[in-house]
RNA sequence: UGAGUCGGCAGGGCGGCCGCGGCGGGUCACACCGCCGAGGAAAGUCCGGACUCCACAGGGCAGGGUGGUUGCUAACGGCAACCAGGGGUGACCCUCGGGACAGUGCCACAGAGAACAGACCGCCUCGGCGCGAGCCGAGGUAAGGGUGAAACGGUGGUGUAAGAGACCACCAGCGCCCCAGGUGACUGGGGCGGCUAGGUAAACCCCACCCGGAGCAAGGCCAAGAGGGCACCGCGAGGUGCCUGCGUGAGCGUUCGAGGGCGGCCCGUCCGAUGCUCACGGGUAGGCCGCUAGAGCCUGUCGGCGACGGCAGGCCCAGAUGGAUGGUCGCCGCGCGGGAGGAGUUCCCGCGAACAGGAUCCGGCUUACAUGCCGGCUCAUCCG
Numbered sequence: 001u002g003a004g005u006c007g008g009c010a011g012g013g014c015g016g017c018c019g020c021g022g023c024g025g026g027u028c029a030c031a032c033c034g035c036c037g038a039g040g041a042a043a044g045u046c047c048g049g050a051c052u053c054c055a056c057a058g059g060g061c062a063g064g065g066u067g068g069u070u071g072c073u074a075a076c077g078g079c080a081a082c083c084a085g086g087g088g089u090g091a092c093c094c095u096c097g098g099g100a101c102a103g104u105g106c107c108a109c110a111g112a113g114a115a116c117a118g119a120c121c122g123c124c125u126c127g128g129c130g131c132g133a134g135c136c137g138a139g140g141u142a143a144g145g146g147u148g149a150a151a152c153g154g155u156g157g158u159g160u161a162a163g164a165g166a167c168c169a170c171c172a173g174c175g176c177c178c179c180a181g182g183u184g185a186c187u188g189g190g191g192c193g194g195c196u197a198g199g200u201a202a203a204c205c206c207c208a209c210c211c212g213g214a215g216c217a218a219g220g221c222c223a224a225g226a227g228g229g230c231a232c233c234g235c236g237a238g239g240u241g242c243c244u245g246c247g248u249g250a251g252c253g254u255u256c257g258a259g260g261g262c263g264g265c266c267c268g269u270c271c272g273a274u275g276c277u278c279a280c281g282g283g284u285a286g287g288c289c290g291c292u293a294g295a296g297c298c299u300g301u302c303g304g305c306g307a308c309g310g311c312a313g314g315c316c317c318a319g320a321u322g323g324a325u326g327g328u329c330g331c332c333g334c335g336c337g338g339g340a341g342g343a344g345u346u347c348c349c350g351c352g353a354a355c356a357g358g359a360u361c362c363g364g365c366u367u368a369c370a371u372g373c374c375g376g377c378u379c380a381u382c383c384g
Stems, first nucleotide, its partner, number of pairs: 001380010012332007020037006039355001043366002046364005051215004058267004063211005068082005083097001084095004098206002103204002105200003120145002122141008153171006172196001174193008219289004227244007246281007259271003296315008334352007
């Protein structure tokens, strides 16, 4: 200098004017003053938790999820390091990575044959026919050819009519045992065995581990309410106050128990009565809490390869519900284009600036993103 690989960060700044939401001060109430006011993904709602209610979250079956090992974590399908296999010269990357000697199923097309297989061509033997080349028939053969993603170990030799783990040597691979290293996945070495075992479990299935359900419209409190009852006042029409929380009809039921907790079923257990279910008609549909200080953020230090954890100091950082966080102007910065100028890190003009946006909160994953910046490492080449 070129090519590549891995990772991180920023996501315009300042000021004026007008405006919005919350909190605090201030005011009788306004006015006014001060502080705070979206994101790296707030998104998709795909996982995991906190929190709330259902019973304290029971037993079995069914169902769902996860899947190398060791760790991290509140937890996870997340993350880190390592192992195995595969790719790359390398940095590094990819893996939906348990089990195919428990059983069952499937393996397209091509091909003779696709799982304890298979004679299509070829090779060999015998018989027949033919002058001959050769043809026909019976049998042997998986060494060679051909098909295929895959054809039931590979190479060499012995052997044979031709062949074949039929036998032998070496190699690959499988199973078992032993030794050494490692927490472990696993790795290295040695011995024995039989000559050999196809793939597929994002097919059923088996094994190990995990999973109760619903969700902030969770859940709690206050107010209001049609109708009904009681009391008081009034000759009466009616009015006032208090209590309850509506009316009508049908069905079931009160220990021979409806119904519910209990999300699929069974068991078990608990609650349970002027109660439950259904239909029709009617009323209220407002406010407050939950609500934001939290597995919180920043800095330093210590332990750890790392994910992460400990300690110390500092900080407070949205809580809306007709759903706030905006508009406009000026200057500067950035990018692009044009011009001036001898030239420059100079000047002038014009244009542009992404993805997107809280709704209980948090940890992840995934997806979207104009433009700019930084760092580690690898390979090649050149110069000293």
Bacterial RNase P class A from Lentzea fradiae, 384 nucleotides, folded computationally. Its mean pLDDT, the model's own confidence on a scale to 100, is 78. Lineage of the source: Bacteria > Bacillati > Pseudonocardiales > Pseudonocardiaceae > Lentzea.